[in-house]
RNA sequence: UGAUUUUAAGGGCAAACUUGUCGAAAGAUAAGGACGCAAAGCCACGGGCCUAAGGGCAGUAGCCCAUGGAAGCCGGGUUGCCUUA
Numbered sequence: 001u002g003a004u005u006u007u008a009a010g011g012g013c014a015a016a017c018u019u020g021u022c023g024a025a026a027g028a029u030a031a032g033g034a035c036g037c038a039a040a041g042c043c044a045c046g047g048g049c050c051u052a053a054g055g056g057c058a059g060u061a062g063c064c065c066a067u068g069g070a071a072g073c074c075g076g077g078u079u080g081c082c083u084u085a
Base pairs, nucleotide, nucleotide: 005085012037013036017032018031019030020029021028022027035072041078042077043076045075046074047073049069050068054065055064056063057062
């Protein structure tokens, strides 16, 4: 110095839920709040998932489509902190 396993300290993020704002919705965002997380940092590229304003079909009921979302579903890409044994 590298790999694997592991430890401590200092920090980091923040699910559900509540309130405000934005949005057609899904959801986002701010504050509170912690279920968890070693990439729970970033990117919708593949699969899957959520929503359906608008559009299409339909006599109605309703069905379909992302150009809207989600990285805390699984892969992939990319950047990256500390160190006991």
Molecule: c-di-GMP-I riboswitch aptamer
Organism: Bacillota bacterium